Overview
Small-subunit ribosomal RNA, 5' domain from an uncultured bacterium, 510 nucleotides, folded computationally. The prediction has a mean pLDDT of 86. Rfam family: Bacterial small subunit ribosomal RNA.
Context: one part of a larger RNA
RNA sequence: GGACGAGCGCGUGCGGCGUGCCUAAGAAAUGCAAGUCGAGCGGGGGGGUAGCAAUACCCCCUAGCGGCGAACGGUCGCGUAACACGUAAGCAACCUGCCCCGAAGACCGGGACAACACCCCGAAAGGGGUGCUAAUACCGGAUGUGGCCGCCUGGGGACAUCCCCGGGCGAUUAAACCGUGCGUUAACGCGUGCGGCUUCGGGGGGGGCUUGCGGCCUAUCAGCUAGUUGGUGGGGUAACGGCCUACCAAGGCGACGACGGGUAGCUGGUCUGAGAGGACGGCCAGCCGGACUGGGACUGAGAUACGGCCCAGACUCCUACGGGGGGCAGCAAUUAGGAAUCUUGCGCAAUGGGCGAAAGCCUGACGCAGCGACGCCGCGUGGGGGAGGAAGGCCUUCGGGUUGUAAACCCCUUUUGGGUGGGAAGAAAGCAAUGACGGUACCACCCGAAUAAGCCCCGGCUAACUCCGUGCCAGCAGCCGCGGUAAUACGGAGGGGGCGAGCGUCGUCC
Numbered sequence: 001g002g003a004c005g006a007g008c009g010c011g012u013g014c015g016g017c018g019u020g021c022c023u024a025a026g027a028a029a030u031g032c033a034a035g036u037c038g039a040g041c042g043g044g045g046g047g048g049u050a051g052c053a054a055u056a057c058c059c060c061c062u063a064g065c066g067g068c069g070a071a072c073g074g075u076c077g078c079g080u081a082a083c084a085c086g087u088a089a090g091c092a093a094c095c096u097g098c099c100c101c102g103a104a105g106a107c108c109g110g111g112a113c114a115a116c117a118c119c120c121c122g123a124a125a126g127g128g129g130u131g132c133u134a135a136u137a138c139c140g141g142a143u144g145u146g147g148c149c150g151c152c153u154g155g156g157g158a159c160a161u162c163c164c165c166g167g168g169c170g171a172u173u174a175a176a177c178c179g180u181g182c183g184u185u186a187a188c189g190c191g192u193g194c195g196g197c198u199u200c201g202g203g204g205g206g207g208g209c210u211u212g213c214g215g216c217c218u219a220u221c222a223g224c225u226a227g228u229u230g231g232u233g234g235g236g237u238a239a240c241g242g243c244c245u246a247c248c249a250a251g252g253c254g255a256c257g258a259c260g261g262g263u264a265g266c267u268g269g270u271c272u273g274a275g276a277g278g279a280c281g282g283c284c285a286g287c288c289g290g291a292c293u294g295g296g297a298c299u300g301a302g303a304u305a306c307g308g309c310c311c312a313g314a315c316u317c318c319u320a321c322g323g324g325g326g327g328c329a330g331c332a333a334u335u336a337g338g339a340a341u342c343u344u345g346c347g348c349a350a351u352g353g354g355c356g357a358a359a360g361c362c363u364g365a366c367g368c369a370g371c372g373a374c375g376c377c378g379c380g381u382g383g384g385g386g387a388g389g390a391a392g393g394c395c396u397u398c399g400g401g402u403u404g405u406a407a408a409c410c411c412c413u414u415u416u417g418g419g420u421g422g423g424a425a426g427a428a429a430g431c432a433a434u435g436a437c438g439g440u441a442c443c444a445c446c447c448g449a450a451u452a453a454g455c456c457c458c459g460g461c462u463a464a465c466u467c468c469g470u471g472c473c474a475g476c477a478g479c480c481g482c483g484g485u486a487a488u489a490c491g492g493a494g495g496g497g498g499c500g501a502g503c504g505u506c507g508u509c510c
Stems, first nucleotide, its partner, number of pairs: 001510004007505004013379006019372002021337001026335002030332003035068003040065002043062008075290003085214007094207003099203007107141004116131006146173002149170009178195007216262003223253003228250008265287004269280004292313005315326004343369001345368003351365001352363004382412004392403004417447006426437001454499005459480003465494005475482002
């Protein structure tokens, strides 16, 4: 000198864009943050149409069964020195819901369980019994293009374990003609479009595994290792593997730093620097890891499952004392800690996500607004004229000098501010409709210099000097050093220098 997620002091007019718990991964009031589908299903409630009624049909809402989602998105950085990350490769050792392309198919049956009704237990959270019932829920059978397995066989590929393509025989393995629009029918139904279902092949995107290389400190850590290193059989996984197990062998790693200890999420990048390098990893993006602490599995295409489950623990809340509930490192907000870090806001209008055929619903993701000069950038606090030069202040050799064109005063302007009026883009989609921000930005007119300057410094380094007070006192100070009676170094004043809505100071890095 530059930089910052900064803090503190004094001061503070406006706008835009960013950014804001670095400490206690402490605790946790309250609200919200993940639902959706009635075009899968049977009920319940409400309304309507026709009818005397039974009943039929239509509309709305809905707990339950069922489907998809809830593994994304959001948050934090605890742990981790590791194939965690980065980069480059490999998997002939793998998985993949929804989406796209292609091939083939969807036949016949059956029995339940919620809801519901009745009864019962409990303060509650909840639970039990009996009975009834539907399905795109569940089960059995059929078919088998295909898939998988076994045997036989043809061709191709590879460094190897092996891999790919085809033919024959055998065994095994699917499903929901379910919903809806239109046409047709007296109706059942049939045809067709759309959505959905099953099996298989391919694609795309996503994931899993393996490996080379790379990136902290410490030797005042020198030896480490028993599933340890390898093999065989078996198990397990989507898959290779000592991943697990039994047996066998005795190996494996290490001064090119094993093992141990400390510290730490990694990267794209950021800061600095001429560069080389050094330091850092906040916001944003990618990957990884965590979800009160520890452990465990379940479901599922997918889970260390933040707002799932079970067990244990600490803490906390409710209780009728028998027993139950909870997990903000989601958005706000609270408390504690701290030098220090915000609103219990608006909206789904846009972008994106989940569900749905759609209308749409949900979305503290997101879009906005609010607060803070925390940072960067921009603007203003007026412009021109105006005396050998008012008053006041300060200094003085008492002549004067300086503040100083500064003020007053005259002329002008109106950014900002106030008022009135107008008023967006962002909105895309066949038309139409649709804006939280917001009557905001912006535009026009009106008013009036009006509403707006401070902070630090002036001994040398270092730009800027005098007076008074003080008298080694009070104090200053980054270093050198100032102060003991004329202090440009302390305090005040006048003047001056620097920067300016900031200026100083402190901390950290280069």